Two RNAs folded together computationally: RNase P RNA and transfer RNA, 464 nucleotides in total. Rfam match: Bacterial RNase P class A. Rfam describes the family as follows. Ribonuclease P (RNase P) is a ubiquitous endoribonuclease, found in archaea, bacteria and eukarya as well as chloroplasts and mitochondria. Its mean pLDDT, the model's own confidence on a scale to 100, is 75.

[in-house]
């Protein structure tokens, strides 16, 4: 000097004038509403998408099971998480570093199109063995036999039968661990050397795991298919919900049997069966026999702005983060304010007479509040590290 | 604001993880004096974008975009 990588910060500044929302104080006002004066505050790193998690609220709550949904290497952080940190393993990069839904396919089921014999226990071609059949080339010996007949052996052939074989062929995304040697009728981890994978043991580690050691084994893929294992989850959401009204309807405390007891007319505690209701997915089980339902009007107040809050310093921790001290108060509604103009400066682009002129200045915008993730974003600044080239 | 659903040819809709199809529309030809109807043939697809799982994705998973519905 060039190329790259990780992390953090920033997201125009100042002033004047005119407006808008909320609001402390003071004044007018009997008071409310309102008005005036003077102050204060007034969008973001993503306020967005609503993809996760929690606070909070209402409903349900005696318990169990099933179903449904989610998460998935280990240890930690946290209110919690699918987030974050530190590690492990696998993959990528020369490297700094980056990426990973990363449990189980040896519990079971399903699927694996086309091609191929076969897609999970399979023989199409090929190789080998046996039997049967055909023909008879050679040899042996027999029937009086170079010729005909039949027997045995070696060899040959078969759209034949039975069996062995996963070495070879070809198909496919994928074909039973790879390669070589031995071995065999032919073959095969059948055996051996080298290498690979899985399980168990041993050693190390808190663990995921690691190991040059020992033993056994060689079982296709797919779980973002069902499923199994482990763990988590009650449901709905601030339009949740709370407070402040009126009217109408329904119900009249279920039915049957039995019956302690009593004033003998009957009344009846209790028990059993049935029926109905509640347990906002279903079942068991439990409880109850009196609970309520609908409509209209209105949109006021609260929820709702002090919070897992912010900033600074110190300490602990590799880190995420935690603890202590000090300072600060910091948007909030009619689903509705947060703006406009001018001046000076900054940044970017263009033009030229080198000092000005013109144009632009990202993404976007609170609505119950927080912690994350993801997505959009003109640019600018800082720090650590890596690789290459040159110089010394 | 909160919750939920959908997106496939010009339009309306299909498709069990295995070559993306049907009806209408369009184009061409036949029939007809001509048009319509009818018959025959034919064109037309980034399955909303991107990424992942898988041998293979319209379909399964994640993440964005657009459109729609419900709730005081």
């Nucleotide at each position: 000097g060039g190329a790259g990588u990780a992390c953090g910060c920033u997201g125009g500044a100042u002033g004047a004038c005119c407006g808008c929302g909320c609001u402390a104080g003071c004044g007018c006002u009997c008071g409310u509403u309102g008005c005036g004066c003077c102050g204060g505050c007034g969008a973001g790193g993503a306020a967005a998408g609503u993809c996760c998690g929690g606070g909070c609220u209402u409903c349900a709550c005696c318990g169990g099971g099933c179903a449904a949904g989610g998460u998935g290497c280990a240890g930690g952080a946290u209110a919690a998480c699918g987030u974050c940190c530190u590690g492990u393993c696998g993959g990528g990069g020369c490297g700094a570093c980056c990426c990973g839904a990363a449990g189980g396919a040896a519990a079971g089921u399903g699927c694996c199109a086309c091609a191929g014999a076969a897609a999970c226990a399979a023989a199409c071609c090929g190789c080998c063995c046996g039997c049967c059949g055909c023909a008879u080339g050679c040899c042996u010996g027999g029937g009086u036999a170079u010729u005909c007949c039949g027997a045995g052996g070696c060899g040959g052939c078969g759209c034949g039968c039975g069996g062995g074989u996963a070495a070879g062929g070809g198909u496919g995304a994928a074909a039973u661990c790879g390669c070589g040697a031995g071995g065999u009728a032919a073959g095969a981890g059948c055996u051996c050397a080298c290498g690979g994978a899985g399980c168990g043991g041993c050693g190390c580690g808190a663990g995921a795991g690691c190991g040059a050691c020992c033993g056994c084994u060689c079982g296709g893929g797919u779980a973002a298919a069902c499923c199994c294992c482990a763990c988590c989850u009650g449901a709905a959401g601030c339009a949740a919900g709370a407070u402040c009204g009126c009217u109408c309807g329904a119900c009249g405390c279920g039915u049957c049997c039995u019956g302690a007891g009593c004033u003998u007319g009957g009344c009846a505690a209790g028990g059993g069966a049935c029926c109905g209701g509640a347990c906002g997915g279903c079942c068991c089980g439990u409880c109850c026999g009196a609970a309520c339902g609908a409509g209209c009007a209105a949109c006021a107040u609260c929820g709702c702005a002090c919070g897992a809050g912010g900033c600074g310093c110190g300490c602990g921790g590799c880190g995420a983060c935690g603890c202590g001290c000090g300072c600060c108060c910091c948007a909030g509604a009619c689903a509705g304010a947060u703006g406009g103009u001018c001046a000076u400066c900054g940044c970017c682009g263009g033009c030229c007479u080198c000092g000005g002129c013109c144009g632009g200045u990202a993404c976007a915008g609170a609505a119950u509040c927080c912690g994350g993730c993801u997505u959009a974003c003109a640019g600018g600044c800082g720090u650590g590290c890596u690789c290459c080239g040159c110089u010394u | 604001g909160c919750a939920c659903c959908g997106c496939u040819a010009g339009c309306u809709c299909a498709a069990u993880g295995g070559u993306a199809g049907a009806g209408c529309a369009g184009u061409u030809g036949a029939c007809u004096c001509u048009u319509a109807a009818u018959c025959a043939a034919u064109u037309g697809g980034u399955u909303c974008g991107g990424g992942g799982u898988u041998c293979g994705a319209g379909u399964c998973c994640c993440u964005g975009g657009c459109g729609g519905u419900g709730c005081a």